[in-house]
RNA sequence: UGAGUAGUAGCUCAGCGGUAGAGCAAUCGGCUGUUAACCGGUUAGUCGUAGGUUCGAAUCCUACCUACUCAG
Repeated sequence: UGAGUAGUAGCUCAGCGGUAGAGCAAUCGGCUGUUAACCGGUUAGUCGUAGGUUCGAAUCCUACCUACUCAG
């Protein structure tokens, strides 16, 4: 320098154009001698950044940023 993959909740990851979700974690409560476990509730996001397409974009297009891989 070129090519490819990835970037979504605190963490690990879903979500192939129509209200952004799950598990774990956190927190509150129930259960009990207490803790753990178990049960129920709650909180949780400028979807890497900036533009474009579209009635509508996490999703499609362009550029850029970061990480990793490959080639030279």